[in-house]
RNA sequence: GGGCCGGUGGUCUAGCCCGGUUAUGACGUCGCCUUCACACGGCGAAGGUCUCGAGUUCGAAUCUCGACCGGCCCA
Numbered sequence: 001g002g003g004c005c006g007g008u009g010g011u012c013u014a015g016c017c018c019g020g021u022u023a024u025g026a027c028g029u030c031g032c033c034u035u036c037a038c039a040c041g042g043c044g045a046a047g048g049u050c051u052c053g054a055g056u057u058c059g060a061a062u063c064u065c066g067a068c069c070g071g072c073c074c075a
Stems, first nucleotide, its partner, number of pairs: 001074007010027003020058001029045005051067005
């Protein structure tokens, strides 16, 4: 330098292909219940610039283009 894949709460992840109601679940955190107490368990809550910019569209996490970062392969 070229090709391909990926980027979504603190961590991992579904949703992306085929655009449409309030972005899914788990772990973790916090509160309550339970216990003599802890753990386990149950209930609830907080936590998101969906990497960034532009475009298309009535409407973009999702489609298109560019940039950045990471991974794999080739040179």